[in-house]
Context: one part of a larger RNA
């Protein structure tokens, strides 16, 4: 000077408390450990690993294992040698990669014939081999916490201190006052995006109040820019105004006005640094190692195993519910090897036709909710695992190992021990929809979107983390 203390003071945070809903018990999905295996490729391991890298493991991917091949090599650069040319088809064999052969073409040769599906040599190649404790770059975390420093001056023999402390205040080292300090920088805040209000401009593909036409119905048509909306540039909120308190900064007010009030809501933005934190398997790169193999091609298998243990989720255990029928209302997005209206067939997954759309034009396109009937508290008309049979689709190919449909089957489970997690408002809870990856899909995951829509916060004694003295 820091760090630490079951030392003290002050102050924050879903940290506790007050509430709501979960996890921990069940079945399944998924990740991990362990075990097994020829291989179950590798990495990530308290918080800060475990639906993580992986935003798509049947082949490929793929790095692992077994087997069969190649060795200038799967791809690429340079130099050299020979050179007249250097392509197509078929057959055999094979699991394929490949290998071998034949014919045609081409070249040489008068011809027989020979050569050719590129050859040889060298230097570079190649390595998901090792080291993240040699590194760059990127990232997690403390933490969006309010801190971390510098110049000059002053103090101290010096390490250092001061400034940055004290009082008040703030979400904030945010400000005000005081002051051997005076200033400044990185952070805070603001500038950026989005959302909430308004008028202006613009009016098609969107909209339809008035006028006219029109229909079983419909902005369907003429027409219109009012409204909604779309998308450009603006306005608007600043404790600006009022009252109270205060030296001031500022605080308080079911005060005004206003769509919005004191940072309006949300996002992006992450200081100096910490953990020799993570990554040599995204990429780059030093060193070491392999070079007829630790490189590379191909077929098959594995990454999907299963006495078990843990994490994260989905579905439930029912009546605030299940089933059947009827009838409404979104937003974000996506679409040409695509989205598919509509028609026909099929119980259905889907199939066969087929309109429109390069999109504010066409399509994908809601469910909870509401209404009616039924079930009558049961392991049930709850629950749907598991298994049997029959199919659909994608794709060379669904045995290992895809999704979906129909019929049958109908397991555990009657609200979960100790313990533990999330959340303060359009939030939790609940309901569906879209997208990326993608042939298909193991998505119950991830990232977004809208619909319905609560309860509670006395307070800071205690638990956890953090800041200042």
């Nucleotide at each position: 000077u820091g760090a630490c203390g079951g030392g003290g003071g002050c102050c924050c945070g879903c940290a506790c408390a007050a509430g709501c809903g979960g996890a921990g018990g069940a079945a399944c999905a998924u990740g991990u450990g362990g075990u097994u295996u020829a291989a179950u490729u590798c990495g990530a391991u308290g918080a800060u690993a475990c639906g993580c890298g992986a935003g798509g493991a049947a082949c490929c991917u793929u790095a692992c294992c077994c087997a069969g091949g190649c060795u200038c090599g799967a791809a690429c650069g340079c130099a050299g040698a020979a050179g007249g040319a250097a392509u197509g088809u078929a057959u055999a064999u094979g699991a394929a990669a490949g290998u071998a052969u034949a014919c045609a073409g081409c070249u040489a040769g008068c011809a027989a014939u020979a050569g050719u599906c590129g050859u040889c040599u060298g230097c570079g190649a190649g390595g998901u081999g090792c080291u993240g404790c040699a590194u760059g770059g990127u990232u997690g975390u403390c933490g969006u916490c309010a801190g971390c420093u510098c110049g000059u001056g002053c103090c101290g023999u010096g390490a250092g201190g001061u400034g940055u402390c004290g009082g008040c205040u703030u979400a904030a080292g945010u400000g005000c006052c005081a002051u051997a300090a005076c200033g400044a920088g990185c952070g805070c805040a603001a500038c950026c995006c989005u959302u909430a209000u308004c008028g202006a401009u613009a009016g098609u593909u969107g909209c339809u109040a008035a006028c006219a036409g029109g229909u079983u119905a419909a902005g369907c048509u003429g027409a219109g820019g009012a409204c909604u909306c779309u998308a450009u540039a603006g306005a608007g909120a600043c404790u600006g105004c009022c009252g109270g308190c205060g030296u001031a900064a500022g605080c308080c007010g079911c005060g005004a006005g206003g769509a919005a009030g004191g940072u309006g809501g949300g996002g992006a933005u992450g200081a100096c640094g910490u953990c020799a934190a993570a990554u040599c398997a995204g990429c780059a790169c030093g060193g070491c190692c392999c070079u007829u193999a630790c490189g590379u091609c191909u077929g098959g298998g594995g990454c999907g195993a299963c006495a078990c243990a843990c994490g994260u989720g989905u579905u439930a255990c029912a009546a605030u519910g299940g089933g059947u029928g009827g009838a409404a209302c979104a937003g974000c997005g996506g679409g040409a090897u695509g989205c598919c209206a509509c028609u026909u067939g099929g119980c259905g997954a889907c199939a066969a036709g087929g309109c429109g759309c390069u999109a504010a034009u066409c399509c994908c396109c809601a469910a909870a909710c509401c209404c009616a009937c039924u079930c009558c508290c049961a392991g049930u008309u709850c629950g749907g695992a598991u298994c049997g049979g029959a199919g659909u689709c994608u794709g060379c190919a669904a045995c290992u190992c895809g999704a979906c449909u129909c019929c049958g089957u109908g397991a555990a489970g009657c609200u979960g021990g100790a313990u533990u997690c999330g959340c303060u408002a359009g939030u939790a809870a609940u309901c569906g929809c879209g997208c990326a990856u993608c042939a298909g899909c193991c998505a119950u995951g991830g990232c977004g979107c809208g619909g319905u829509g609560a309860a509670u916060a006395c307070g800071u004694u205690c638990c956890c983390g953090g800041g200042c003295c």
RNAcentral holds the full RNA, with entries from ENA. The part of an RNA shown here (small-subunit ribosomal RNA, 3' major domain) has 469 nucleotides and comes from an uncultured bacterium. The coordinates come from a structure-prediction model, not an experiment, and the mean pLDDT is 83.